[in-house]
């Protein structure tokens, strides 16, 4: 005193699909509870490979399907550690 990979926080952006159908409560609302068919894939999980490993491929258990809130991933500023010089 240079600051990789890697992980954390924060702030921005962040799709995709019934505002469905029925009963019940009800302030009659786009709101709750159950129950039914339909879909989505970018939280999480689970499978695949001539071996071995992965994924944005694949299931859809879970999630989710106006708004909200999550949401893979991207940038951006910061801790954290110290590879390499």
């Nucleotide at each position: 005193a240079u600051g990789a990979u890697a992980a954390g926080a924060c702030c921005g952006g962040g799709a995709g699909a019934u505002g469905c159908c029925g009963u019940g409560c009800u302030g009659c609302g786009g709101g709750c509870a159950c129950g039914g068919a339909g879909c989505c894939g970018a939280a999480g999980g689970g499978g695949c490979u001539g071996c071995a490993a992965a994924a944005a491929c694949u299931c859809u258990c879970a999630g989710g399907c106006a708004a909200a809130a999550g949401g893979a991933c991207c940038g951006g500023u910061u801790u954290u550690g110290g590879a390499c010089g």
Predicted 3D model of an 85-nucleotide RNA (Glycine riboswitch aptamer). Its mean pLDDT, the model's own confidence on a scale to 100, is 77. It matches the Rfam family "Glycine riboswitch aptamer". Gene Ontology term of the family: glycine biosynthetic process.